Predicted 3D model of a 356-nucleotide part of an RNA (small-subunit ribosomal RNA, central domain) from an uncultured prokaryote. Its mean pLDDT, the model's own confidence on a scale to 100, is 85. The RNAcentral record of the full RNA draws on ENA.
Context: one part of a larger RNA
């Protein structure tokens, strides 16, 4: 390079926005750049291929044809691609009316629990374990009652539930704010899809500065266990966990499954709004238990098909198209080196010798 792949064998960037690029709805018209037809020139010889001939054969040699896949010119075709100008509405978007939601940011408020402190009652143990001990306690602990303070997390509802691009998001209220879904008409008229580079967000841990510190708890100390015990168990306990402003940029960042579009049997759940029917009920013409329908999500089973199998199966790992990323035996190695980024920790990019 060709070919083949990427759920679990090597392989989907953590996620999104988006530039260049690639790809791209319907109708008719023009042009003729791509495309196609004809023709002319060129494409050295040798080589290669085919046919014939010459060395006894062969290699080899001679001769002829073909070929040299291209390039350039001339003259044409107009289906497809492209370009130009025009029209359309099924893609995409906007408006209008609704609607569900732990979507985000900020502020305010709440109760339960825990710990500490103060006061009362009380008087010998408490705590902890497999068993103990360290530890706490007559300077009055544990227990119990009342009061105060602080910080962190929000029981039940709660779910196979909901929202978000992902990371993630859950007490209550308020303010600001992003996105989705449904319905109907109206409007714009291909404005689309995917995206190298780039940018933004990105759990936990970690770092810088300033606060805060109830509980928990790396490190550390002590008690046990043990042959030892730098552990598992117990008693303490500092960073940290929390807040503010920055940095870091990684995770089994997982559905180990990139995004978009179209098509392809069913079954039985569930969430959201809409529409239609219906009559338990409230109520007084609306709301609505219930049933059905088409959408939009989400979870289970399963025909065909696919798969090495497991399994996937309209939310595909099925059938197709477009675009991006990535893989190419194991180890050495996500190491060395260089470069970029970072305060650092380190991150990104990323080999080879050698070896099996």
């Nucleotide at each position: 390079u060709u070919g083949g792949g990427c759920g679990u064998a090597a392989a989907g960037c953590g996620u999104c926005u988006g530039u260049a690029g690639g790809u791209g709805g319907u109708c008719a018209a023009a042009u003729a750049a791509g495309u196609c037809a004809a023709u002319u020139g060129u494409a050295a010889a040798a080589u290669c291929u085919u046919a014939a001939g010459g060395c006894u054969c062969a290699a080899c040699c001679u001769c002829a044809a073909a070929a040299u896949c291209g390039c350039a010119g001339u003259c044409g075709a107009a289906a497809c691609u492209a370009u130009u100008a025009g029209a359309c509405u099924a893609g995409a978007g906007u408006a209008u009316a609704g609607u569900a939601g732990a979507g985000g940011u900020a502020a305010a408020g709440g109760g339960a629990a825990u710990u500490u402190c103060c006061a009362g009652u009380g008087g010998a143990g408490c705590g902890g374990u497999g068993a103990a001990a360290u530890g706490c306690g007559u300077a009055g602990a544990u227990a119990u009652u009342g009061g105060a303070a602080a910080g962190a997390a929000c029981a039940c509802c709660g779910a196979u539930g909901g929202c978000g691009a992902a990371a993630g998001c859950a007490c209550u209220u308020u303010a600001c704010u992003g996105g989705g879904c449904u319905a109907u008409u109206a409007c714009u008229a291909a404005c689309a899809c995917u995206c190298a580079g780039a940018g933004a967000c990105g759990a936990a841990a970690g770092c810088u500065a300033g606060g805060g510190u109830a509980g928990c708890a790396a490190a550390u100390g002590g008690g046990a266990u043990u042959a030892g015990a730098u552990a598992c168990c117990c008693c303490a306990g500092u960073a940290g966990u929390c807040c503010u402003a920055g940095c870091c940029g990684u995770a089994a960042a997982c559905a180990a499954u990139g995004g978009a579009u179209a098509c392809u049997a069913g079954a039985a759940g569930u969430u959201g709004a809409a529409c239609a029917g219906a009559u338990c009920g409230g109520g007084a013409u609306c709301c609505a238990a219930c049933u059905g329908u088409g959408c939009a999500g989400u979870a289970u089973c399963a025909a065909a098909g696919c798969u090495a199998a497991c399994g996937c199966g309209u939310u595909a790992a099925g059938u197709a198209u477009c675009c991006c990323g990535c893989c190419u035996g194991g180890g050495a190695a996500g190491u060395a080196u260089g470069c970029u980024c970072g305060c650092a920790a380190g991150a990104g990019u990323g080999a080879a010798a050698c070896u099996c």